[in-house]
Context: one part of a larger RNA
RNA sequence: UUGGGCGUAAAGCGUUCGCAGGUGGCUGUUCAAGUCUGCUGUCAAAGACCGGGGCUUAACCCUAGAAAGGCAGUGGAAACUGAGCGGCUAGAGUGCAGUAUGGGUAGAGGGAAUCCCAGUGUAGCGGUGAAAUGCGUAGAGAUUGGGAAGAACACCGGUGGCGAAAGCGCUCUGCUGGACUGCAACUGACACUGAGGGACGAAAGCUAGGGGAGCGAAAGGGAUUAGAUACCCCUGUAGUCCUAGCCGUAAACGAUGGAUACUAGGCGUUGCCGGGCUCGACCCUGGCAGUGUCGGAGCUAACGCGUUAAGUAUCCCGCCUGGGAAGUACGCACGCAAGUGUGAAACUC
Numbered sequence: 001u002u003g004g005g006c007g008u009a010a011a012g013c014g015u016u017c018g019c020a021g022g023u024g025g026c027u028g029u030u031c032a033a034g035u036c037u038g039c040u041g042u043c044a045a046a047g048a049c050c051g052g053g054g055c056u057u058a059a060c061c062c063u064a065g066a067a068a069g070g071c072a073g074u075g076g077a078a079a080c081u082g083a084g085c086g087g088c089u090a091g092a093g094u095g096c097a098g099u100a101u102g103g104g105u106a107g108a109g110g111g112a113a114u115c116c117c118a119g120u121g122u123a124g125c126g127g128u129g130a131a132a133u134g135c136g137u138a139g140a141g142a143u144u145g146g147g148a149a150g151a152a153c154a155c156c157g158g159u160g161g162c163g164a165a166a167g168c169g170c171u172c173u174g175c176u177g178g179a180c181u182g183c184a185a186c187u188g189a190c191a192c193u194g195a196g197g198g199a200c201g202a203a204a205g206c207u208a209g210g211g212g213a214g215c216g217a218a219a220g221g222g223a224u225u226a227g228a229u230a231c232c233c234c235u236g237u238a239g240u241c242c243u244a245g246c247c248g249u250a251a252a253c254g255a256u257g258g259a260u261a262c263u264a265g266g267c268g269u270u271g272c273c274g275g276g277c278u279c280g281a282c283c284c285u286g287g288c289a290g291u292g293u294c295g296g297a298g299c300u301a302a303c304g305c306g307u308u309a310a311g312u313a314u315c316c317c318g319c320c321u322g323g324g325a326a327g328u329a330c331g332c333a334c335g336c337a338a339g340u341g342u343g344a345a346a347c348u349c
Base pairs, nucleotide, nucleotide: 003321004320005319006318007303008302012317014200015199016198017197021193022192023191025088026087027086028085029084030083031082033081034080035077036076037075038074039073040072041071042070043069049065051063052062053061054060091190092187093186094185095183096182097181098180099179103176104175105174106173107172108171109170110153114149116147117146119143120142124135125134161168162167205246206245207244208243209242210241214240215239219235220234221233222232257316258315259314260313261312262311265294266293267292268291269290270289271288272287273286274285275284276283298305299304322349323348324347331342332341333340334339
């Protein structure tokens, strides 16, 4: 390389949009590029194949012949692929009528708790396995009503919802995205995937300006211990929060790329649209879409997966090819930096 693979053994890009490329529904007609087929030319000789012959045989040598295939030309076929021109509606999209929603973003408002400030009041409080550091007669802790601040939104809350993923949860309002259901009015293949490329992307971290209640890396102290640079306790700075920018990584996980079709079921749950009913938020039942659980065939090394496939197939992309060295070195690109992306080899087992 071919091949075989990618849930857990090496292997699915964190997610998405999308140019090129690859692939692409039903049907009519034309062309004939691919495809199939006839003929011609050519592919030197030697060698190989097959037949005959010559050295006693063989190796070796001489000689006749043919096939397959490649390329070029020419004649034909038109099922499939392709190209041109038409038609269709099952894919895709639009429209109309609804529905659900912590989807995004901006603004406004709210209560509980915590801490701080002030009143009453007196000797402890706090903390732990037990203590101590710590706080407190300069009046703490407790308690009452008032004021201020910042951050997070109990119950509802749910293998419940929404979002491409990251993620999203107090209430109200403005702007705004997507999805699903019903109708079948419109367009008429407009589709799928997607190397490069663009955008988004938890936490931590970085830059500048704010903010700082609680928590809390670092740091200090008290304990524990043989020691204790920890676990426990008392403090506590960055940070956590906001605005503008950067970073671009995670066990970014379903460790499972996307799209389409097909292939037994049982029990839940969410949204929409129906039917039945002693018409009630029940109950029975049908369709579509989502989300769980158990399980059959099948698959799997097993575990398990099992109509939300890891089953059966097709298309496109990404990735893997023994362990270590190593996600390192070097180079390049990006970044303020931290570093990130790409990514070896010697050597060794």
Small-subunit ribosomal RNA, central domain from an uncultured cyanobacterium, 349 nucleotides, folded computationally. The prediction has a mean pLDDT of 86.